[in-house]
Context: one part of a larger RNA
RNA sequence: CCCGCAACGGGACGAAAAGACCCCGUGAACCUUUACUAUAGCUUAGCGCUGAUCUUGGACGUCGGAUGUGUAGCAUAGGUGGGAGGCUUCGAGGCGCGGCCGCCAGGUCGCGAUUAGCCGCCAAAUGAAAUACCACCCUUCCGUCGUCUGGGGUCUAACUUCGCGAGAAGGACACCGCUUGGUGGGUAGUUUGACUGGGGUGGUCGCCUCCAAAAGAGUAACGGAGGCUUCCCAAGGUCCGCUCAGGACGAAUGGCAACCGUCCGCAGAGUGCAGUGGCAGAAGCGGGCUUGACUGGGAGACAAACAGGUCGAGCAGGUACGAAAGUAGGGCAAAGUGAUCCGGCGGUUCCCCUUGGGAGGGCCGUCGCUCAUAGGACAAAAGGUACUCCGGGGAUAACAGGCUGAUCGCUCCCAAGAGCUCAAAUCGACGGAGCGGUUUGGCACCUCGAUGUCGGCUCGUCACAUCCUGGGGCUGGAGCAGGUUCCAAAGGUUCGGCUGUUCGCCGACUAAAGUGGCACGCGAGCUGGGUUCAGAACGUCGUGAGACAGUUCGGUCUCUAUCUGUUGUGGG
Repeated sequence: CCCGCAACGGGACGAAAAGACCCCGUGAACCUUUACUAUAGCUUAGCGCUGAUCUUGGACGUCGGAUGUGUAGCAUAGGUGGGAGGCUUCGAGGCGCGGCCGCCAGGUCGCGAUUAGCCGCCAAAUGAAAUACCACCCUUCCGUCGUCUGGGGUCUAACUUCGCGAGAAGGACACCGCUUGGUGGGUAGUUUGACUGGGGUGGUCGCCUCCAAAAGAGUAACGGAGGCUUCCCAAGGUCCGCUCAGGACGAAUGGCAACCGUCCGCAGAGUGCAGUGGCAGAAGCGGGCUUGACUGGGAGACAAACAGGUCGAGCAGGUACGAAAGUAGGGCAAAGUGAUCCGGCGGUUCCCCUUGGGAGGGCCGUCGCUCAUAGGACAAAAGGUACUCCGGGGAUAACAGGCUGAUCGCUCCCAAGAGCUCAAAUCGACGGAGCGGUUUGGCACCUCGAUGUCGGCUCGUCACAUCCUGGGGCUGGAGCAGGUUCCAAAGGUUCGGCUGUUCGCCGACUAAAGUGGCACGCGAGCUGGGUUCAGAACGUCGUGAGACAGUUCGGUCUCUAUCUGUUGUGGG
């Protein structure tokens, strides 16, 4: 070196199972609820099945009767019209008794006796003249009759129950049916957004301004800063006029600052509101007159995937201001917004229809959306799942690795200072330069058709930034014991108590009880106490289903070794 045999289980990101964690899917299933929408059930009302009779209300109408003081005024004047007479032995007026109304002054009605008068027009007062008289009507009330309708009682014959039956009990109710309002996780179907240096939590989602933006335009990020979802009939149009902020000086009350005067003053003021760009020949500030904040249109451009957005000269009509030339189709500009459908309102020489009435639609104008997830899925929608499932992803998290090295550990530079004196025996501020890749992170690069995760056990092996043992230097080293530093990895580096612990604290020793790497070495070697399924409980949160780097008890650890590697052994 080749070929066996027997072993071991480091590797073949070993085998097994299209990862159960995580994310994604306009996937699924169950569960919950004050998610949405339905619905069984329950319930309300009406009608039908459904009849008789008595009584008592309401509404409307007919007839009759009554009813009406604001002030002034003989007086409780309902309104309007006619009107000069009207009522009375069929009993006026006054008196007595009683009822009703009452703003307590009276009004009105009935009965009794008595017996022949009473009221108005006129005058005053009043918006209006006599309930003197007639007619029609209003407010409120009473009675009669009619129609419609509600409540209550009684009945029996529908109907119901019991009974073999005779019958009894209940009774127009109930049952049942149709329509209808409510309630309704009992049940059902569904919804429960996206972006995102994983997801969740938080934040954001449209529009305007500046920077980023690399001197044309455009240009991203959960980059850095701010605004908007309006306002104004003048803050619009036109004609004419004016010049600001600030400063200096002067000047009663007046002071740093009010109003007045002189000078300087390109703009630092102002421009409705953010910022940018403009603007003094003003776009800033006043005054006069006004409505162009027009109608019909639009050559031509900007911008641009589309939709949408932006600018706009000629022309026609009629208008405002101006002597005129002219200017004016809102505002110094760029934010102040919402497609389509559906529906409302106004107009219309349009369509539909055989005609008329009428209905519906179109067209022109206009209105109704924090449709703000702002190109707006529907008019209409929240949660739980550790009981879970499927399809996918290393497009995306948790372990490990990788890159990085802020953080971490170590080393060095400078040397202010401490060290009685003296920076450097020792310590070393403020700062600076590196190394390492053991911490916490950042990134998301292999792995989600699986790379098993803490600790312990077993077995080790390596580094040296050395804990002990060895050899040196310096010392603020007398010696002993130390401090600091250089060389050095051969060997060694304990046993216990508590805790799942690593760690840590404690006890007793020791020459010492080192720091790290090896997938935080090692589960196809063991364990399974912890974490991290299904059961259960507590605290807390939640209406609830349930949830909690909170706690607690319990909880299946599979694999016969092909290759490689290593050990032992045999043959060549």
The prediction has a mean pLDDT of 84. This is a predicted structure of a 572-nucleotide part of an RNA (large-subunit ribosomal RNA, domain V) from a metagenome.